[in-house]
RNA sequence: GCGCCGGUAGUUGAAUGGUACAAUUCAGCCUUGCCAAGGCUGAGGCACGGGUUCGAUUCCCGUUCGGCGCA
Numbered sequence: 001g002c003g004c005c006g007g008u009a010g011u012u013g014a015a016u017g018g019u020a021c022a023a024u025u026c027a028g029c030c031u032u033g034c035c036a037a038g039g040c041u042g043a044g045g046c047a048c049g050g051g052u053u054c055g056a057u058u059c060c061c062g063u064u065c066g067g068c069g070c071a
Base pairs, nucleotide, nucleotide: 001070002069003068004067005066006065007064010024011023012022013021018054025043026042027041028040029039030038047063048062049061050060051059
């Protein structure tokens, strides 16, 4: 330099163009004589900039970061 894959909550991962989901974490409450475990409620996220579309995490282009391969 070229190609391929990936970037989603504090963390790990889902999501076939139509309100972004789970686990864990954090806060409050319930349960218990106390703790742990368990239950309920809540908080928290689509790498960045454009384009297509009525509508984009999703499709297209560029940028950036990480991984792998080729030279």

Transfer RNA from a Nanobdellota archaeon, 71 nucleotides, folded computationally.
The RNAcentral record of the sequence draws on ENA.
The coordinates come from a structure-prediction model, not an experiment, and the mean pLDDT is 83.
Rfam family: tRNA. Gene Ontology term of the family: triplet codon-amino acid adaptor activity. Rfam describes the family as follows. Transfer RNA (tRNA) molecules are approximately 80 nucleotides in length.